[in-house]
RNA sequence: CUCUUAUAAAGAGAGGCUGAGGGAAGUGCCCUAUGAAGCCCGGCAACCGUCACAAUGUGUGAAAUGGUGCCAAAUCACUCAAAGUAUAUUACUUUGAAAGAUGAGAG
Repeated sequence: CUCUUAUAAAGAGAGGCUGAGGGAAGUGCCCUAUGAAGCCCGGCAACCGUCACAAUGUGUGAAAUGGUGCCAAAUCACUCAAAGUAUAUUACUUUGAAAGAUGAGAG
């Protein structure tokens, strides 16, 4: 980097250093010197792993000392398609897809 697969409207500091940007992309809309991003500490969750019980093409539960992840807003909204509704070159609703994110596995 590519492929497969699972997940996403919950949850997480008024700490330290530092000092301008950040929210994947486009459009929009937001956050930010009442301090962005980053680093440290702290926290959340429980995907892998671990443990217990039941059953083995797995399930339920537990802890969180291991490997990741995460800690504004639904994956912030929309971006493509279908169906539906309406005050109908538009807007809205629902479903699906695409894209992105993270885990696990494979190349």
About this RNA
SAM riboswitch aptamer (S box leader) from Paenisporosarcina antarctica, 107 nucleotides, folded computationally. Rfam family: SAM riboswitch aptamer (S box leader). From the family's description: The SAM riboswitch is found upstream of a number of genes which code for proteins involved in methionine or cysteine biosynthesis in Gram-positive bacteria. The prediction has a mean pLDDT of 83. The sequence is in RNAcentral, with records from Rfam. The organism belongs to Paenisporosarcina, within Bacteria.